The RNA shown here (small-subunit ribosomal RNA) has 1469 nucleotides and comes from a Nitrospiraceae bacterium. Its mean pLDDT, the model's own confidence on a scale to 100, is 84.
[in-house]
RNA sequence: AGAGUUUGAUCCUGGCUCAGGACUAACGCUGGCGGCAUGCAUCAUACAUGCAAGUCGAACGGAGAGUUUUGUAGCAAUACAGAGCUCUUAGUGGCGAACGGGUGAGUAACACGUAGGUAACCUGCCCCCGUGACCGGGAUAACGUGCCGAAAGGCGCGCUAAUACCGGAUGUGACCCCGGCUCGGCAUCGAGCAGAGGUAAAAGGACUGGGAGCAAUCCUAGCGCACAGGGAUGGGCCUGCGGGCUAUCAGCUAGUUGGUGGGGUAACGGCCUACCAAGGCUAUGACGGCUAGCCGGCUUGAGAGAGUGAACGGCCACACUGGAACUGAGACACGGUCCAGACUCCUACGGGAGGCAGCAGUAGGGAAUCUUCCGCAAUGGGCGAAAGCCUGACGGAGCAAUGCCGCGUGAACGAUGAAGGCCUUCGGGUCGUUAAGUUCUGUUGUGGGGGAAGAAAUCGCCUAUCGAUAAUACCGGUAGGUGUUUGACGGUACUCCACGAGGAAGCCCCGGCUAAUUACGUGCCAGCAGCCGCGGUAAUACGUAAGGGGCAAGCGUUGUCCGGAAUCACUGGGCGUAAAGCGCACGUAGGCGGUUUAGCAAGUCAGGGGUGCAAGCUCUAGGCUUAACCUAGAAAUUGCCUCUGAAACUACUUCACUUGAGUAUUAGAGGGGAAGCUGGAAUUCACGGUGUAGCGGUGAAAUGCGUAGAUAUCGUGGAGAACACCCGUGGGGAAGGGGGGCUUCUGGCUAAUUACUGACGCUGAGGUGCGAAAGCUAGGGGAGCGAACGGGAUUAGAUACCCCGGUAGUCCUAGCCGUAAACGAUGAGUACUAGGUGUGGGGGGUAAAACCUCCGUGCCGACGCCAACGCAUUAAGUACUCCGCCUGGGGACUACGGCCGCAAGGUUAAAACUCAAAGGAAUUGACGGGGGCCCGCACAAGCGGUGGAGCAUGUGGUUCAAUUCGAUGCAACGCGAGGAACCUUACCUGGGCUUGACAUCCCGUGCAAUCCGGUGAAAGCCGGGUUUCGCCGCAAGGCGACGCGGAGACAGGUGGUGCAUGGCUGUCGUCAGCUCGUGUCGUGAGAUGUUGGGUUAAGUCCCGCAACGAGCGCAACCCCUGCCGAUAGUUGCCAUCAUUAAGUUGGGAACUCUAUCGGGACUGUCGGUAACAAGCCGAAGGAAGGUGGGGAUGACGUCAAGUCAUCAUGCCCCUUAUGCCCAGGGCUACACACGUGCUACAAUGGGCGGUACAAAGGGCAGCGACACCGCGAGGUGAAGCUAAUCCUCAAAGCCGCUCUAAGUUCAGAUCGUAGAUUGCAACUCAUCUACGUGAAGGCGGAAUCGCUAGUAAUCGUGAAUCAGAAUGUCACGGUGAAUACGUUCCCGGGCCUUGUACACCCCGCCCGUCACCCCAUGGGAGUGGGUUGCCCCAGCAGUAGCUAGUCUAACCUUCGGGGGGACGGUUGC
Repeated sequence: AGAGUUUGAUCCUGGCUCAGGACUAACGCUGGCGGCAUGCAUCAUACAUGCAAGUCGAACGGAGAGUUUUGUAGCAAUACAGAGCUCUUAGUGGCGAACGGGUGAGUAACACGUAGGUAACCUGCCCCCGUGACCGGGAUAACGUGCCGAAAGGCGCGCUAAUACCGGAUGUGACCCCGGCUCGGCAUCGAGCAGAGGUAAAAGGACUGGGAGCAAUCCUAGCGCACAGGGAUGGGCCUGCGGGCUAUCAGCUAGUUGGUGGGGUAACGGCCUACCAAGGCUAUGACGGCUAGCCGGCUUGAGAGAGUGAACGGCCACACUGGAACUGAGACACGGUCCAGACUCCUACGGGAGGCAGCAGUAGGGAAUCUUCCGCAAUGGGCGAAAGCCUGACGGAGCAAUGCCGCGUGAACGAUGAAGGCCUUCGGGUCGUUAAGUUCUGUUGUGGGGGAAGAAAUCGCCUAUCGAUAAUACCGGUAGGUGUUUGACGGUACUCCACGAGGAAGCCCCGGCUAAUUACGUGCCAGCAGCCGCGGUAAUACGUAAGGGGCAAGCGUUGUCCGGAAUCACUGGGCGUAAAGCGCACGUAGGCGGUUUAGCAAGUCAGGGGUGCAAGCUCUAGGCUUAACCUAGAAAUUGCCUCUGAAACUACUUCACUUGAGUAUUAGAGGGGAAGCUGGAAUUCACGGUGUAGCGGUGAAAUGCGUAGAUAUCGUGGAGAACACCCGUGGGGAAGGGGGGCUUCUGGCUAAUUACUGACGCUGAGGUGCGAAAGCUAGGGGAGCGAACGGGAUUAGAUACCCCGGUAGUCCUAGCCGUAAACGAUGAGUACUAGGUGUGGGGGGUAAAACCUCCGUGCCGACGCCAACGCAUUAAGUACUCCGCCUGGGGACUACGGCCGCAAGGUUAAAACUCAAAGGAAUUGACGGGGGCCCGCACAAGCGGUGGAGCAUGUGGUUCAAUUCGAUGCAACGCGAGGAACCUUACCUGGGCUUGACAUCCCGUGCAAUCCGGUGAAAGCCGGGUUUCGCCGCAAGGCGACGCGGAGACAGGUGGUGCAUGGCUGUCGUCAGCUCGUGUCGUGAGAUGUUGGGUUAAGUCCCGCAACGAGCGCAACCCCUGCCGAUAGUUGCCAUCAUUAAGUUGGGAACUCUAUCGGGACUGUCGGUAACAAGCCGAAGGAAGGUGGGGAUGACGUCAAGUCAUCAUGCCCCUUAUGCCCAGGGCUACACACGUGCUACAAUGGGCGGUACAAAGGGCAGCGACACCGCGAGGUGAAGCUAAUCCUCAAAGCCGCUCUAAGUUCAGAUCGUAGAUUGCAACUCAUCUACGUGAAGGCGGAAUCGCUAGUAAUCGUGAAUCAGAAUGUCACGGUGAAUACGUUCCCGGGCCUUGUACACCCCGCCCGUCACCCCAUGGGAGUGGGUUGCCCCAGCAGUAGCUAGUCUAACCUUCGGGGGGACGGUUGC
């Protein structure tokens, strides 16, 4: 620091997701040790049990226990009475219990934070200081006794004490009050001084020390008490500022705001009350709703920020829920009281008791959070004079990997690179120095020993000194010395010895992001997944293994927060088309604002002071072996308050100015607005005339109108609406919008000249006004047009497009509505920043021009900007000011609520849920019932077919034991197969074989081989016999080939996958295309070149051009054919000569032909045309003319096209079988459907007879003449030929005869009989012959195929395969046409261009309804719960006021009573 993900690719916009860090965490797997931290986030749910606040006997009277002692009685034990001491403590009394500890429910508030105020206040204990502490009194618990009650508890009577209570005295001073004086301040006021009057005090205890006294007792120090003053500490109250969401909460408020009097409080105050006034708050967000304890801090971040408020610290609030007061210095009180409520418990049913949000613990809830531990040794707190007691605060231990930190699980050497695992190209590689082995170490662990080392200072005593004192006692403080103790943790930390590598490693990941890959299994299954996405038989993505990567006593997952996210943008974003400029204006608040003088000091800036607690963060040191952790110091705390100063800028006040703005004057243009008047053309209607059969309408029609007279035409009249031409990227207006003419009224704008005002300006939340069309209300109007509607067409349908009608409406008046793609999809204003060229209006200028200038309105363009497109002085450039708006897509221009509206509806405007995109611009393709240009038997023009029949053949389907397999639109279907009776053969049935039919290696044995017998369908199995191969070597022997037997490595597979592949092939298409290098353009994908103008069969060539070149294709080079020549003449040829039946032979080398080499054609020539280029048209010559004809030749690529069954091959599968051998069967089946063909349907024909002319091939297991036999297929014999020699004869044609239009003398299927040939074999299942039989069929529906010249059509011939078996295939020649106007249309293709939401590319994409299921949401007769406003009723405890009643110790009393109090009653709250 970024990355993945929208696309075929690109740039941008934009969301989603990831990598980082952090947790009071939880879950899964795993788990050795220690230190330091942390540990109910959920039900402020309910709680069993124990403990968490007591203490003081030096405040008091008792009681109890112990002990000592005195007296009496007694011999004594002992009893009784008294006194002293010690211990315990129920009660009275004092202090504490308001601290400490817990929790976060409530609270949006002066609750908190921060800074201040209190001249408006309080403060127990503590400190300092002053004064004082005198004289009296009456009670009451305890206790005793009686009674009630189950209990809790209570009542009556009687006794008693105090530091409990009460009265009086005294009064330094305090308070009240009265005036006086002196100072001070900040308004109310405050401080001080002196004086008069009034009011209010107290408590003693201990007996320790010292002193006095005979003693009682007194004095003194110390403790306590009272009244004052001061301090410290702690608190109360008030104020400025700060920190949530919501406007779908816009108005709120009656004690409300203020005043006066009174009350109340420690204290100000509507805090309360009476009266008076009518105020107070609010868009800078009142009121309401929702949420929330606040902060120091914590987490994250570069920072600014964002999130958060566990632990630690500060504040607040709460204590079962609600209310209330009492006591007190302090509470409206967690472990107090009273009342009400809910709940729980006890009960004798009458009545009582309780409050863990203290520490443990329990139940419940929950994903989830600990021990009913030890100790007061330390720190701190309460009480006490103290010892001490209490202290679940606290210190510790326990549990939990919950977190942070540290340590360990060993170290060194060790290559036969061990065994084993995994992979493998089978060679090896890897785990891997890993292990084993050798030598060590001992952290930790285990056992044993040491260890009160640290944690520890108090306290007592002694000494010195100080304070106090009459005092050297005593007491207190400080310093030193000394002494006895006190440890929960804990026999812990630490340390020593011994043992012994011994007890101690897991988790996640390995497709990309993201470090790390292979094998097997699985087969869109099982599963994975943070996003993109993996898995459909070769998965680096699932599961396992091996290996690897990461972290490590942990590792992953889930959740939450920050970051990345500049994705709410202050730092630091945008709004023409991506989300986003209000439809337009006027204007309020607000924001911003020209030049200049002086002042001020609010903002601003500088310096100083206070505060910003501690902890934390940062830095520097130090202490635990280190670290975490802890300690100390510094820094920081960016803030607030305050003092002093500066005066540039902003604000404010002020003197001025004229350039912004405005006013006046003179001109000007204009469909600017309103009202009134008015005109002609057209349309339609009415009336009349002429006139007759149609009109109208459409792609074509029909509905419609018309003989009751239409349409057409003429005349007259009426009506309503709209204004042709002019008319122009022309003018005016803020926008909407505005167009005949005239008149009146009226708004704005522009130019020029001077003069005037003097910043008067810009923008503008709310607000107000205007605002097309449609629509609404009321009343008019209504010609044309025309939603709805009716009819006619079209169509599969046609609720449409087209046609005939036609109502609202369109028009006017008045009033609503308030929206539009209300668009320049571009808010308003100001300034600045190259130009060129039009145009409207004005001015200057000129003789007229040119030219200059201002305001508008267009186009093109520089810089610049932009994602690109594009914008560009009319900015989308550069800046400033103000407003509006945006924050992924859908849901949603929606729901609910509010406001507006007569309604329609408008405006404001969510969420649940869901997706990983949605989107902008541009690029390349593809596509279009888009455009332009062009081509092809593509259509058209023709000829002949197919589709109908029979048969052949292939396919589908069906059948079957099997009908082997493949090919399936064009581009499968007479295709692989160029030839299935066996074989082939892969299929089926049956019989056999198992190292195998075939290859290599090894061992043994025998030797080539071959014959015979048995059995069997054969393969095979069983048995017998005969002879003896090659090479080396003297020999023995060895080797090789071959046969047999044996063992295992292996063979074998037409088994699977053509979607794992090679090779080969088809197809687009013999279409003219497909690319590259360099350069240039573009952010980029890409473009350019290859486009353009011509031309061509052609990206063929020419010209032009930011392109210049090049490659693969095209063409040419190759073959055949057409003309000529040369060479060569046998088997071919024969003109001349001779000869024959015959080129038969002699001869010839001319010709044909053969087969080799050459020539020839190049738009070369001429004319025309073209840009005078390429080329095209025509002509000449020529055998051939513009590629002469034909063939071979197939660019980059497309179709996961075809083929694993030609072959090759990865992987998978079979291995006594999916291999191999054999026999028989099947591939030849047959209701049917399709393709390709053959033969026909006849007379351009059939039959019969005669007769003429080819080319190209093949032939020795062959072709086979000729002769004979047979009707024939053929047979027999057999010449010739290894071939220009022999086989070897074409048919249509031509010449005759016949048939005469018919199912025929057409056609030949089918069937029967008899034969022939091949072959081991002809039944399934061959071909051919003869005779007989003689089916359908009379030219074929929709539809469809081929062909442009030696072509179609037609005729025969040959060959491959092959024993035999063509209507197929491949070749060959004979005869030999018709037609092409042309490119509108169909199909296919090429180039350019355009649109696109397509890219699996139109067989695309995609919209809506319906059916079924699921999810979320709105409405819904209603219904349940919660919260809340207003009104009303009742009212506990308590408190305040009042009080006829009842009771009453202290004081007063004239003794009657009074005062005061309590209870009761009542009123308010």